[in-house]
RNA sequence: UUUGAAAAAAGGCAAAUCUAUCGAAAGGUGGAGACGCAAAGUUACAGGUCUAAGGUAUUUUACUAGGACGGCUGGGCUACCAAA
Numbered sequence: 001u002u003u004g005a006a007a008a009a010a011g012g013c014a015a016a017u018c019u020a021u022c023g024a025a026a027g028g029u030g031g032a033g034a035c036g037c038a039a040a041g042u043u044a045c046a047g048g049u050c051u052a053a054g055g056u057a058u059u060u061u062a063c064u065a066g067g068a069c070g071g072c073u074g075g076g077c078u079a080c081c082a083a084a
Stems, first nucleotide, its partner, number of pairs: 001084004012037002017032006035071001041077003045074003048069003054064004
């Protein structure tokens, strides 16, 4: 530096759900809980997806991100063990 297909060893994270709380919502955070994950560590740069308070319009509806998602994909940065 690359790979992790397989076998390990030490471990790590934590889906859905329940609960408390923040938020207009999406969703976030704490606790319980484990579906899974070799980056399920971190980062909102790019694509994509979600929400629509506010705003706009053709106003019983639709559109819109300065909001959100890293466990949607790619990229950046960092990293245990083993092998080469």
A computed fold for an 84-nucleotide RNA from Mesobacillus persicus, annotated as c-di-GMP-I riboswitch aptamer. Its Rfam family is "c-di-GMP-I riboswitch aptamer". From the family's description: GEMM was predicted in a large-scale screen for bacterial structured RNA regulatory elements. Rfam links the family to the GO term cyclic-di-GMP binding. The source organism's lineage runs through Bacteria, Bacillati, Bacillota, Caryophanales and Mesobacillus. Its mean pLDDT, the model's own confidence on a scale to 100, is 83.